[in-house]
This is a predicted structure of a 179-nucleotide RNA (Lysine riboswitch aptamer) from Neobacillus mesonae. Of the family's consensus pairs, 100% are formed in the model. NCBI's taxonomy places the organism under Bacteria, Bacillati, Bacillota, Bacillaceae, Neobacillus. Model confidence (mean pLDDT): 80 of 100.

RNA sequence: AGUGAGGAUAGAGGCGCGAAAACCAUUAGUACACUUUCAGAGAAUAAUGAGGUUCUAUGACGGUUGUGGAAAGGGGAAUUUGCCGAAGUAUCAAGGAACUCAUUGAUCUUGAUGCUGGUUCUGUGUUGAAUAAGCGCAGGAUUGUCAUAUAGGAAACUAUAUGGAGGGCUAUCUCACGC
Numbered sequence: 001a002g003u004g005a006g007g008a009u010a011g012a013g014g015c016g017c018g019a020a021a022a023c024c025a026u027u028a029g030u031a032c033a034c035u036u037u038c039a040g041a042g043a044a045u046a047a048u049g050a051g052g053u054u055c056u057a058u059g060a061c062g063g064u065u066g067u068g069g070a071a072a073g074g075g076g077a078a079u080u081u082g083c084c085g086a087a088g089u090a091u092c093a094a095g096g097a098a099c100u101c102a103u104u105g106a107u108c109u110u111g112a113u114g115c116u117g118g119u120u121c122u123g124u125g126u127u128g129a130a131u132a133a134g135c136g137c138a139g140g141a142u143u144g145u146c147a148u149a150u151a152g153g154a155a156a157c158u159a160u161a162u163g164g165a166g167g168g169c170u171a172u173c174u175c176a177c178g179c
Stems, first nucleotide, its partner, number of pairs: 002177003006174006014084001016083005023076002032068003037063002042055004046104006087116010117143011145164008
């Protein structure tokens, strides 16, 4: 020379990622409350079973009439702010919350392992009120980065093509081994 995902610091990609309160649309004239009337015994709780509690012939659940009438989650454009495995997701484990127990399902937090460079479009599945949006899978487009090849160039570099992945790339400092 070089080898090691070595360590540290600072950066780049771009409709870049995430969070927050206010506003707006949707959810929805829905849930719910009261009321009119029909009917007549159960109803509520994530589902099923068992139990518990509450309401119910002073009429529950359900249908009908009228009056009033939401919210959460998700979304939008701007603002503020933290950042560049930003973040997302799958599996497993632990803990929390939901009336109790069992099974299943959903949800919140933390950890481990794996996958995805970013954005976007199409198809499909899933969550969802939704044709919005998210996520998984498959296929395209585009973009940044590095490598290789070709061409131009004194060189730095530029263009084209192909391929890889963020444990990457660029810059600086440094450690170990080695020369």